[in-house]
Molecule: transfer RNA
Organism: Candidatus Wolfebacteria bacterium
RNA sequence: GUCCCCGUAGUGAAAUGGAAAUCACGGCAGGCUUCGAACCUGCAAGUGGGGGUUCGAUUCCCUCCGGGGACA
Numbered sequence: 001g002u003c004c005c006c007g008u009a010g011u012g013a014a015a016u017g018g019a020a021a022u023c024a025c026g027g028c029a030g031g032c033u034u035c036g037a038a039c040c041u042g043c044a045a046g047u048g049g050g051g052g053u054u055c056g057a058u059u060c061c062c063u064c065c066g067g068g069g070a071c072a
Stems, first nucleotide, its partner, number of pairs: 001071007010025004018055001027043005048064005
């Protein structure tokens, strides 16, 4: 340099172009307990940036950024 794959809560993963983006672990608060652990209830936290297509984009297109891989 060319090509391919990936980027979603703190972490790891889901999500036919369509209801309020879901789950697990973790965090916080409350309950339970003599105190903890476990368990139960609740809460917070997210689509890498920009633009486009569309009635509607996590999903499709372009570009940039970041990570990984193949070839040279």